[in-house]
RNA sequence: GCUGUCACGACGGGAGAACCGGCAAGCGCCGGUGCCGAAGGAGCAACCGCCCCGGAAACUCUCAGGCCCAAGGACCGCCGCGACAUC
Numbered sequence: 001g002c003u004g005u006c007a008c009g010a011c012g013g014g015a016g017a018a019c020c021g022g023c024a025a026g027c028g029c030c031g032g033u034g035c036c037g038a039a040g041g042a043g044c045a046a047c048c049g050c051c052c053c054g055g056a057a058a059c060u061c062u063c064a065g066g067c068c069c070a071a072g073g074a075c076c077g078c079c080g081c082g083a084c085a086u087c
Stems, first nucleotide, its partner, number of pairs: 001087001003085004008080002011077003018033006034067003040063001041061003047055002
């Protein structure tokens, strides 16, 4: 120096789902009913792994979270930086 993985930072993209009632509340709070999955969390296990241990989904649940906009947002792209591996 090449390539790959991971972590962090900047930038860009980034879904779903709501009604009703009350309130000197004004886009907020409270209550009822309903709903959503892509923070986090939990479960199943195709698969990885000789076995144990372990890892493991965007599937399932909906505890948490969310259901105008905004914000957040898994994840994706790109740049920077660091670690590790490889040549």